[in-house]
A computed fold for a 676-nucleotide part of an RNA from Bacteroides sp., annotated as large-subunit ribosomal RNA, domain II.

Context: one part of a larger RNA
């Protein structure tokens, strides 16, 4: 991993609702007893329970009663039948659908591992060092002291056994659930070790690490309470048909749980409901505005403040500042003199729709929502972010398109068809289906991107110059006072400063546009004439393009080929294209005019309905050694679960109908057991 078997809403007692049945103003027995043909039997047993009357705290009254002074008002009642069983749904109490803790408590078992302790034994090659003390000699008044020898101390030194475990490497399905090689530390000691004994879990032991107490230790193991509890995870077994949600509000030691409401379903009752048009309402959003509250721009005018003069006064004055007011231009979720569109509420009528509505009762599920469009908040006008509102889709929706792609676009799958028409989207090939017309683009733009930049190119209008010759090019001139004045070493158009920057000659020529020189010089421009001969400049709006443009495995930013249209824009006519619509056939549900007619049949949680199959029981009828069950194979039948038949195998049981009863259906539970 696979195969087979086993494997999860049960039972009891109350309650409640529905259905079925009995009796009915009544219904019913319980324990128990008796009887027999001993059976899910019959009879007795009326204690008790429910109902037939309620109201009040009660006394009490009673179709009324309580409140109250009350014949008022108001509250609850009267004017609708129950009860006993059976079956089913749900709920309560019990383990209560199944599996699963970590833990808690009680009784025991453990110190053959290990920790400490007690008793009694054992072990430590060899080598080194050489304490105290002693003896002798020297020395002294005597000592001290010195030397030599002796001596053999030490948690002394080196180093095997022994004990330990500091480092690397190997090992890491190992040789080993902690090892191996090489090195390392202690090795007469707080040493190591044998045997026996002591200490026990709310405990012991601990040179102390939450360390050890039998490969287990922040509280051992084992059995029991015990099916602890689990608002948590996982699993929960046949089929078809009808309907079909929610991910919200309020409350919650509540937030991944619950309760009530909302939304679903089933049964019953009632007869409503929705949309549009029209009419009548409430409102303060978008926008707008500045009349209020605030913010805020420029100017004017002005009180006040500051500065100056004055004597510290009166007063005068001022490059300052400046409330209020006036003019001007603005801003606001918590501003409004104003103010929509939608939406909301109510309504007669009309049209459309056709049960979509309300209530009562049974049963739920839901309380993590996701994205997209629109309107806000938070965030950074970030996020596949987050909080709301609203609509859609997904969730619970398949099909077609978007290459692929829950949430986008189109469209809602009862079944069958080698029939037709369309939607979105497409029509060169992959790949079903195309042509025409007029333009644009040259960038493979199309087929990613901004500010910004640019004689790309198309369109539109505006404006200047131009046959009295423009623009461009070429030829020629571009002078004089003067080197303007100042400054400066110099400053001559051209370092810098100043100047209403002048004047002359002229067709024209700046007290000079740039290059250049130390300063001059030189080149050039503005400006003018000539040659030439038709357009040439500027700015604006707009279509399509260009640059800006760097990313990590491989072209890789059309899905690919490839395309200059097979790109873009506009227009026209076709076609393709889905489970949409239509056509033909068939099935089912609901409703009604009961004729075969209309409508309907995606679906998770969930509600409701109808069936299939397994095991057992009763009754009836069967089958079977001339071959039962089981099993293998076979193009059978049925809407499904399923059910026949034939042949082989097998070798003794078994089917159909009706009813009843369940240990009644497996693919999942890191399920359990067995096998491969």
């Nucleotide at each position: 991993u696979c195969c087979g078997g086993c494997g999860a809403g049960u039972u009891a007692u109350a309650g409640u609702c529905a259905c079925u049945g009995g009796c009915g103003a009544g219904g019913u027995u319980a324990a128990g007893u008796u009887a027999u043909u001993c059976a899910g039997u019959a009879a007795c047993g009326g204690a008790g329970c429910c109902g037939a009357a309620g109201g009040g705290a009660a006394a009490c009254c009673g179709a009324g009663u309580g409140u109250u002074a009350a014949g008022a008002g108001c509250g609850c009642g009267c004017a609708a039948a129950g009860u006993c069983a059976g079956u089913g749904g749900c709920c309560a109490u019990a383990g209560a659908c199944c599996u699963g803790a970590a833990a808690c408590c009680g009784g025991g078992u453990g110190a053959c591992c290990u920790a400490u302790c007690c008793a009694u034994g054992a072990g430590c090659a060899g080598g080194c060092u050489g304490a105290a003390g002693g003896u002798g000699a020297g020395g002294u008044a005597a000592a001290a002291c010195u030397c030599a020898c002796u001596g053999g101390a030490g948690g002394g030194c080196c180093g095997a056994a022994c004990c330990c475990a500091c480092g690397u490497u190997c090992g890491u399905u190992g040789c080993a659930a902690u090892g191996a090689c090489c090195g390392g530390g202690g090795a007469u000691g707080a040493c190591u070790u044998g045997u026996g004994g002591a200490u026990a879990g709310c405990g012991g032991a601990g040179a102390a690490a939450u360390u050890c107490c039998a490969a287990u230790c922040g509280a051992a193991c084992u059995c029991g309470g015990a099916g602890a509890u689990a608002g948590c995870u996982g699993g929960u077994u046949c089929u078809c048909c009808c309907c079909g949600a929610a991910a919200u509000a309020g409350c919650u030691u509540u937030a991944g749980g619950g309760c009530u409401a909302g939304c679903g379903u089933u049964a019953g009752u009632a007869c409503a409901g929705a949309u549009u048009a029209c009419c009548g309402g409430a409102g303060g959003u978008a926008g707008a505005g500045c009349a209020c509250u605030g913010a805020a721009u420029a100017g004017g005018c002005u009180a006040g403040g500051g500065g100056g003069c004055g004597a510290u006064g009166a007063g005068c004055u001022u490059a300052c500042u400046g409330a209020a007011c006036c003019u001007u231009a603005u801003c606001a979720a918590a501003c409004u003199c104003c103010g929509a569109a939608u939406g909301c509420c109510g309504g007669a009528u009309a049209a459309u729709u056709g049960a979509u509505u309300a209530c009562u009762a049974g049963c739920a599920g839901u309380c993590a929502g996701a994205c997209a469009g629109u309107g806000u908040g938070a965030g950074a006008u970030a996020a596949g972010u987050u909080u709301c509102a609203u609509u859609g889709u997904c969730a619970a929706a398949a099909g077609g398109g978007a290459a692929a792609c829950a949430g986008c676009c189109c469209a809602g799958a009862c079944c069958c068809a080698c029939a037709g028409c369309u939607a979105a989207g497409g029509u060169c090939c992959c790949a079903a289906a195309u042509a025409u017309a007029u333009g644009c683009u040259a960038a493979g733009u199309g087929g990613a991107a901004a500010a910004c930049g640019a004689u790309g190119u198309g369109g539109a209008g505006u404006u200047g110059c131009a046959a009295a010759a423009a623009c461009a090019a070429c030829c020629a001139g571009g002078a004089u006072g003067u080197u303007g004045g100042c400054u400066u070493a110099g400053a001559g158009g051209c370092a810098g400063c100043c100047a209403c920057u002048c004047a002359u000659u002229a067709a024209a020529a700046g007290a000079g546009u740039g290059c250049g020189u130390a300063a001059u010089a030189g080149c050039u421009c503005a400006c003018u004439g000539g040659u030439c001969g038709a357009g040439u400049g500027a700015a604006u709006c707009u279509g399509c393009g260009c640059g800006g443009a760097a990313a990590a495995u491989a072209u890789a930013a059309c899905g690919g080929g490839g395309c200059u249209a097979a790109g873009c824009a506009u227009a026209u006519a076709a076609c393709c294209g889905a489970a949409g619509c239509u056509u033909g056939g068939g099935a089912a549900g609901u409703c009604u005019u009961u004729a075969a007619g209309a409508c309907u049949u995606g679906g998770u949680a969930g509600g409701g309905g109808a069936g299939c199959g397994u095991c057992g029981a009763a009754u009836a009828c069967g089958g079977g050694g001339u071959g039962a069950a089981g099993u293998a194979c076979g193009a059978g039948c049925g809407g499904a679960a399923g059910c026949a038949c034939g042949u082989g195998u097998g070798g003794a049981c078994u089917g159909u109908a009706u009813u009843c009863g369940a240990g009644u259906g497996a693919g999942a539970a890191u399920g359990c057991c067995g096998g491969a």
Taxonomically the source falls in Bacteroides (Bacteria, Bacteroidota, Bacteroidia, Bacteroidales).